[in-house]
Molecule: transfer RNA
Organism: Patescibacteria group bacterium
């Protein structure tokens, strides 16, 4: 510099050939249970889906650029 892939909850990660409310594990707040803690149940909170812009009635998806990471070639 030139490909490729990955960016979604606090952390690991789905997801949807574009359609009305974006989800799960684990963490975490609350309740239940126990003498008590802890597992286990039950409930909740927690998001500009990396930025900007375009295309579409409609964009986490799809085109353009920018940005962080990773790989590989050179």
């Nucleotide at each position: 510099a030139u490909c490729a892939g990955a960016g979604u909850a606090g952390c690991u990660c789905a997801g949807u050939c574009g359609g009305u409310u974006a989800g799960a594990g684990c963490a975490c707040a609350g309740g239940a249970u126990u003498c008590a803690u802890a597992a286990c149940c039950c409930u909740g909170a927690g998001g500009u889906c990396g930025g900007c812009a375009g295309u579409u009635c409609g964009a986490u998806u799809c085109u353009g650029c920018c940005c962080u990471c990773u790989g590989a070639u050179a």